[in-house]
Context: one part of a larger RNA
Molecule: large-subunit ribosomal RNA, domain III
Organism: Candidatus Martarchaeota archaeon
RNA sequence: GAGUAACGACAAUACGGGUGAAAAACCCGUUCGCCGUAAGCCCAAGGGUUCCAGCGCAACGGUAAUCGGCGCUGGGUGAGUCGGAUCCUAAGGCGAGGCCGAGAGGCGUAGUCGAUGGAAAGCUGGUUAAUAUUCCAGCACUUCUUGUUACUGCGAUGGGGUGACGGAGAAGGUUAGGCAAUCCACCUGUUGGAUGGUGGUUUAAGCGUUUAGGCGUGCUCUUCAGGCAAAUCCGGAGAGCUAAGCUGAGGCGUGAUGACGAGGCCCUACUGGGCCGAAGUUGCUGAUACCCCGCUUCCAAGAAAAGCCUCUAAGCUUCAGGUAACAAGAAUCCGUACCCCAAACCGACACAGGUGGGCGAGGAGAGUAUCCUAAGGCGUUU
Repeated sequence: GAGUAACGACAAUACGGGUGAAAAACCCGUUCGCCGUAAGCCCAAGGGUUCCAGCGCAACGGUAAUCGGCGCUGGGUGAGUCGGAUCCUAAGGCGAGGCCGAGAGGCGUAGUCGAUGGAAAGCUGGUUAAUAUUCCAGCACUUCUUGUUACUGCGAUGGGGUGACGGAGAAGGUUAGGCAAUCCACCUGUUGGAUGGUGGUUUAAGCGUUUAGGCGUGCUCUUCAGGCAAAUCCGGAGAGCUAAGCUGAGGCGUGAUGACGAGGCCCUACUGGGCCGAAGUUGCUGAUACCCCGCUUCCAAGAAAAGCCUCUAAGCUUCAGGUAACAAGAAUCCGUACCCCAAACCGACACAGGUGGGCGAGGAGAGUAUCCUAAGGCGUUU
């Protein structure tokens, strides 16, 4: 230089009360303003206690601080069903023997790992200062073990089926959601009849009916150089009889005489607790969600294995094993707090940058554009 520039998006504050040594910034209340395909909500990755409470303000916070993602102390993450492991395989990795190499080592069979994929089963409500599909209540479901009873050809690392899959396009049926009401309940208010406000929710599973729709012949018999052995299974050929069967959103009933619910009443340390509890319908609209791994069409012809179903081989065949019903029992380990378009992740910072997925309401609108709003969240620390 200079008490100058700056104090990190121009979304904005104002008043009253409280606490306190001290309040523009903390807490409570009332205004005002901002976002609202987000600046709201839920996950993955990553972070690793930042979560909640009490007590603090040296330092950290671009200012103050009674406040804090800061300091100290204490507390907090509850699972057969959510995700992972105890299952399976992909790209790829490793790799007994083996091949190659002077060696180090390289490649690679059988195998063994490896999710971003496949594979059993849970919803609604309540509850904590902090967890909840985990606790509690109600109603469910799955797998396995043992036993009893009845019936019975069972048996795999092998065979077959299924699992099992592309792009584009179009239509229909539904639901989620939304809207309205001359419907219902309560309140306000009014005496000639209406006005205004608030609210109107309900799961999975199981059972019954199965629906719109989609696929589609099925059964019996004979026979066979196929499926590395066998086969009653799959496949090929033939004859007869015959339209069976499979799948499928959603709806209705049940679940539910429950739960929730506007509001009312009681108690109260004013922070909360307890009790009661109405209506809970109709119509319209309507998805990118479901039926649909469907249908049509095209050529570039669009994972694998486990699992599940079935077939037999060795073997066992008074056993063992299998099927069904009933009963009793078992269900281990790890994660679970909190942030997650961000002040908690990646950027040296409480950094106008970057960061995958899901939900994402109303009015106007073709629209997730844009403007204004709901729920919810904020006014970006001078």